[in-house]
RNA sequence: UGAGUCGGCCAGGCGGUCGCGUCGGUGAGCAAUCACCGCCGAGGAACGUCCGGGCUCCACAGGGCGCAGUGGUGGCUAACGGCCACCCGGGGUGACCCGCGGGACAGUGCCACAGAAAGCAGACCGCCACGGCGAACCGCUGGUCUUCGGACCAGAAGGCGUCGUGGUAAGGGUGAAACGGUGGUGUAAGAGACCACCAGCGGCCCCGGUGACGGGGUCGGCUCGGUAAACCCCACUGGGAGCAAGCUCAGACAGUGUGCGUUCGAGGGCGGCCCGCCCGAGCACACGGGUAGAGCGCUGGAGGCAGUCGGCAACGGCUGUCGUAGAUGGAUGACCGUCGCCGCGCCGCUGGUAACGGCGACGUGGAACAGAACCCGGCGUAUCGGCCGACUCAUCCA
Numbered sequence: 001u002g003a004g005u006c007g008g009c010c011a012g013g014c015g016g017u018c019g020c021g022u023c024g025g026u027g028a029g030c031a032a033u034c035a036c037c038g039c040c041g042a043g044g045a046a047c048g049u050c051c052g053g054g055c056u057c058c059a060c061a062g063g064g065c066g067c068a069g070u071g072g073u074g075g076c077u078a079a080c081g082g083c084c085a086c087c088c089g090g091g092g093u094g095a096c097c098c099g100c101g102g103g104a105c106a107g108u109g110c111c112a113c114a115g116a117a118a119g120c121a122g123a124c125c126g127c128c129a130c131g132g133c134g135a136a137c138c139g140c141u142g143g144u145c146u147u148c149g150g151a152c153c154a155g156a157a158g159g160c161g162u163c164g165u166g167g168u169a170a171g172g173g174u175g176a177a178a179c180g181g182u183g184g185u186g187u188a189a190g191a192g193a194c195c196a197c198c199a200g201c202g203g204c205c206c207c208g209g210u211g212a213c214g215g216g217g218u219c220g221g222c223u224c225g226g227u228a229a230a231c232c233c234c235a236c237u238g239g240g241a242g243c244a245a246g247c248u249c250a251g252a253c254a255g256u257g258u259g260c261g262u263u264c265g266a267g268g269g270c271g272g273c274c275c276g277c278c279c280g281a282g283c284a285c286a287c288g289g290g291u292a293g294a295g296c297g298c299u300g301g302a303g304g305c306a307g308u309c310g311g312c313a314a315c316g317g318c319u320g321u322c323g324u325a326g327a328u329g330g331a332u333g334a335c336c337g338u339c340g341c342c343g344c345g346c347c348g349c350u351g352g353u354a355a356c357g358g359c360g361a362c363g364u365g366g367a368a369c370a371g372a373a374c375c376c377g378g379c380g381u382a383u384c385g386g387c388c389g390a391c392u393c394a395u396c397c398a
Stems, first nucleotide, its partner, number of pairs: 001394010012339007020041002023038006043369001047380002050378005055242004062275004067238005072086005087101001088099004102233002107231002109227003124172002126168009137159002140155006180198006199223001201220008246296004255287006267279003303322008341366005347360005
């Protein structure tokens, strides 16, 4: 100097004019409300609502089946499907990154296309053995002729051709995947059929680690694929509904009909079923009528920041300090000026051999994603741009 990896931070500043919401004050008004003044007024994701928890109510909610979720190990946490560290597998020269990472010797299912054959596999080509047929070719046997080179005729299934039966998974070809790899023995040809070494799997033993797991030794059959975001099995977890939860106040109205039921119990709690338990005098349907206001919940909470201690870390302990959004058709905005930031064009100065920069002036353009609604912890996704730190690789200089 270039290329990259990981982590963290910011999300324009100031001023003016107009405007909006809660709250407080003053004034006006019977009241609703209005006027003026003052304080405060979105985010790193407030978003998606995908997980987890607090909180509230349902009877503080039992048992079984079912259902849903999670899935290497150890830790952190209120909890988690989150985070940290490690293990294993994969990728990268590396910093580092990725993994929907239990079980396929419990059982069932599936494996498209291609291919002969895809699960207790398979014989298409090839290779081999045996048998039948064949005399075209090569070779062999016999005979005849001969110009002595050979030619012709006949025979025989050795090669060869063809058909059939069987063996063979070493080779070819197909595929994502074809029942270990290399070399040898063996055989009609072959094959873990056997042997040596290697790879893998399993049993046992030893060592290290809390553990996942790692290292070593020995034995074994030789080697029985993949798929569990297919059913399933194993382990663990889960009661339900959600601030329109839930509660209080105020106000309006008009009942009628039918059916079922009041310990022979309708209906409801209890998410899907069963058992068990509890509440229980009303319930269901149809027609008709009324209301749709206010307040609480409502923001100080597993809170932020700094220091220190423990821990590799996530995180935790202690001390100090900080702290005003709470709307409810739902406020937090618009414009102007100026400064700052970024892109482009052009000019000047300047560093360096160079690649490549730095500073300044002018003109012009740009500034994202998005927006609280009970509150937290995460994850995921969106985002114009800018800044900082640690580290890696390549090249150059000393």